[in-house]
Molecule: SAM riboswitch aptamer (S box leader)
Organism: Crocinitomicaceae bacterium
């Protein structure tokens, strides 16, 4: 760097460095920021993905032991991550409801708007593989 997969409306501070923009990209919004943001460092904290421990089940194994896989519970010393706002909101597709306009014999058909649900893409983080 690429691929696969899981998760995401919860949670969590202060000090130092530094200086003008920042909130992934693009667009439309809306926010943060000279009372110092974003970024970096230190110390804390949050969480529980890997890892650790308990229990259970299955498989390998002649049996025990051991190993592997899955699930449950616990802790937070190890590896990561995070520490403004739902991934800050919307923008892909499908669809429900309501409203408006035109249309129709007719809640018939079409378009627009608002508000829900599901879903895609992209990005973020963990794990595995190359």
């Nucleotide at each position: 760097a690429a691929c696969u997969u899981a998760u995401a409306a919860a949670g969590a501070a202060a000090g130092g460095u530094g200086u003008a923009g920042g909130g992934a990209u693009c667009a439309g919004g809306c926010c943060c920021g000279a009372g110092a943001a974003u970024a970096c460092c230190u110390u804390g904290g949050c969480a529980a993905c890997c890892g650790c421990u308990u229990u259970u089940a299955a498989a390998u194994a002649a049996u025990c032991a051991a190993u592997u896989u899955a699930a449950u519970a616990g802790a937070a010393a190890g590896g990561u991550g995070c520490u403004a706002a739902a991934u800050c909101c919307u923008g892909u597709u499908u669809u429900g409801u309501u409203c408006c306009a035109a249309u129709u014999g007719g809640u018939u058909u079409u378009g627009g708007a608002a508000u829900g649900a599901a879903u895609a893409a992209a990005g973020a983080u963990g794990a595995g593989u190359u």